[in-house]
RNA sequence: GACUCGGAUGGUCGCGCUUUACCUUCGGGUAAAGGGAGGAAAGUCCGGGCUGCAUAGAGCAGGAUGCUGGAUAACAUCCAGUGGGGGCGACCUUAGGAAAGUGCCACAGAAAACAGACCGCUCGAUAACUAUUUAUCGUGUAAGGGUGAAAUGGUGCGGUAAGAGCGCACCGCCUGAGCUGGUGACAGCCCAGGGCAUAGGUAAACCCCAUCCGCAGCAAGACCAAAUAGGGAGUCAUUAAGCGUUGCUCGCGCGUGGCUCCGGGUAGGUUGCUUGAGGCUGCUGGUAACAGUAUGUCCAGAUGAAUGAUCAUCUAUUCUGUCGCUGUAGCAAUACAGCUGCAGAAGAACAGAACCCGGCUUACAGAGUCACUU
RNA sequence: GGGCUCAUGGCGCAACUGGUUAGCGCAACCGGCUCAUAACCGGUUGGUUCUAGGUUCGAGUCCUAGUGAGCCCACCA
Numbered sequence: 001g002a003c004u005c006g007g008a009u010g011g012u013c014g015c016g017c018u019u020u021a022c023c024u025u026c027g028g029g030u031a032a033a034g035g036g037a038g039g040a041a042a043g044u045c046c047g048g049g050c051u052g053c054a055u056a057g058a059g060c061a062g063g064a065u066g067c068u069g070g071a072u073a074a075c076a077u078c079c080a081g082u083g084g085g086g087g088c089g090a091c092c093u094u095a096g097g098a099a100a101g102u103g104c105c106a107c108a109g110a111a112a113a114c115a116g117a118c119c120g121c122u123c124g125a126u127a128a129c130u131a132u133u134u135a136u137c138g139u140g141u142a143a144g145g146g147u148g149a150a151a152u153g154g155u156g157c158g159g160u161a162a163g164a165g166c167g168c169a170c171c172g173c174c175u176g177a178g179c180u181g182g183u184g185a186c187a188g189c190c191c192a193g194g195g196c197a198u199a200g201g202u203a204a205a206c207c208c209c210a211u212c213c214g215c216a217g218c219a220a221g222a223c224c225a226a227a228u229a230g231g232g233a234g235u236c237a238u239u240a241a242g243c244g245u246u247g248c249u250c251g252c253g254c255g256u257g258g259c260u261c262c263g264g265g266u267a268g269g270u271u272g273c274u275u276g277a278g279g280c281u282g283c284u285g286g287u288a289a290c291a292g293u294a295u296g297u298c299c300a301g302a303u304g305a306a307u308g309a310u311c312a313u314c315u316a317u318u319c320u321g322u323c324g325c326u327g328u329a330g331c332a333a334u335a336c337a338g339c340u341g342c343a344g345a346a347g348a349a350c351a352g353a354a355c356c357c358g359g360c361u362u363a364c365a366g367a368g369u370c371a372c373u374u
Numbered sequence: 375g376g377g378c379u380c381a382u383g384g385c386g387c388a389a390c391u392g393g394u395u396a397g398c399g400c401a402a403c404c405g406g407c408u409c410a411u412a413a414c415c416g417g418u419u420g421g422u423u424c425u426a427g428g429u430u431c432g433a434g435u436c437c438u439a440g441u442g443a444g445c446c447c448a449c450c451a
Base pairs, nucleotide, nucleotide: 001370002369003368004367005366007314008313009312010311011310012309013308015036017034018033019032020031021030022029023028038350042361043360045359046358047357048356049355050217051216052215053214057250058249059248060247062213063212064211065210066209067081068080069079070078071077082095083094084093085092086091096208097207101206102205103202104201105200118145119144120141121140123138124137125136126135127134128133153171154170155169156168157167158166172196173194174193175192176191178189179188180187181186221271222270223269224268231262232261233260234259235258236257242254243253244252264450265449266448278297281294282293283292284291285290317346318345319344320343321342322341324339325338326337327336328335329334375447376446377445378444379443380442381441384400385399386398387397393431402418403417404416405415406414424440425439426438427437428436
C1' cells in the first nucleotide's frame, strides 16, 4: 500500500416468515420441514432503477462536475496514465481558464497593479566652511537597504557620472513553426523570434469555456373496506382564473368552479415487496476497472416493527503466579529482557434491514494474507 | 422511512463584499451612593464563534466531513 475475516459447538426456553399435513367456532390453532441482518444494514452525501406528473416538451434562470484515456445503467465512483508538489524510498498528494472582463489584496511599507524614489547612490545649483565636507533644492537611478504572504528573471563580464537587458555569454522563461514517440494529456529533439512580455496572487470571489441535469419521492403509486356535517369563513374567476410539486415565459393536458384556513370522519386491510444492472464456482478477453460465456442455485421481508435470552464447553487474545532454558550486566549473590510448559482469572469491537441496487464518507476490539521500501 | 433548517460569553441577539484586538443589552463580580436593600453612577471578568480537516497572506463568514438540536410529510368527503 492492497485485501480477507470479524467468534465456534451443543443444551433449554422463545420470536416472526414460507411450504406441506391435520383440526376449526373460518377469526385461527397444532405439528413437521426450510430459511431468518451488515461490512458498514449508519450518515442520507452522490448516481441509477421503479412510480406519478404529457410518451417529460422548448427557452431563460439555477445547480453539479472539471488534466488525459478507458470502465459503467449512471456517477462527485472506479481503473490505467500525464504534469506540478512532498518523501532517502515503498508511496502520498494535487489538477480547466488570471493572455475575455469585473472585483478584492487588511496591517506594514515610499510604492500593492497604467507599479513605485523613503533611506541610499550619482550629477548640478545655492549657502556655509577648517576647502575634507555639511545642509537645502533640483535631476538621474530599481544595483543595495528596509516593509510585506506577494515588489517586474538569475549568475558573470563589459558599460556608465551613478545605474539599469543598456550590451554580451551561459542558464531559465515566453511566442511561433517543424520532426519523432504516444489514441491523448504530454515527453524528447531542433529552428526562428522576443531582453523578458498582455507581466504578481485570488475563480472552495463574480465570471468565461466544455459536459451533464425536468420535478417529486414507497408516507411514491394502485385497489378494497369503514365512518362523517359534500359544513363554515376568506379570496380569485365567470369562460378564464386555477391546478398539473423550486422560480419566470411558452407549450401541452385537466378544467364548469379553483385555492387557503377552520371544522368533521377513519387510525383497518391488500398490493407495490423482493428474481435482481442478483449472488457462488469455473473458463475466455483485457495491464486493470470490467465485459462475455457455461454450470448449478433461490439466499430476510417484519410494520408499536421478528432475527433473541440463558447455561455449558472451547477459541484469538490479555493479565497474574510458577518450573525450566537462553541472552545481557556482574567476581559472585542477584537484577533485567525474551521463549516454552503448567495453573488460575478475564474473554469479543462498531453496530440492527424497512422499495431495491452501484458508490462515497464516517464508526470499528481483535485476527490473518499478499506485494514492496528502509 | 423521507424532506428541510439552525448552532456566536450564563441568556437574548449583532458582525456589510473574507481584513487588523469578535461587539451590544441583560445577568455575574468589585467600588460608590443609602441607616439598609433595590434603582442609579463608575469599573471589571467571561468566547478554541459546536468539532475536525482544507482553500487563502488571512476564515465567525468559503468548501468537505462529523456532532447536537428543531420543524414538516397518513387517508376520506
Two RNAs folded together computationally: RNase P RNA and transfer RNA, 451 nucleotides in total. The coordinates come from a structure-prediction model, not an experiment, and the mean pLDDT is 79. Rfam match: Bacterial RNase P class A. It is annotated as a ribozyme. Gene Ontology terms of the family: dimeric ribonuclease P complex, tRNA processing and ribonuclease P activity. Rfam's curators write: Ribonuclease P (RNase P) is a ubiquitous endoribonuclease, found in archaea, bacteria and eukarya as well as chloroplasts and mitochondria.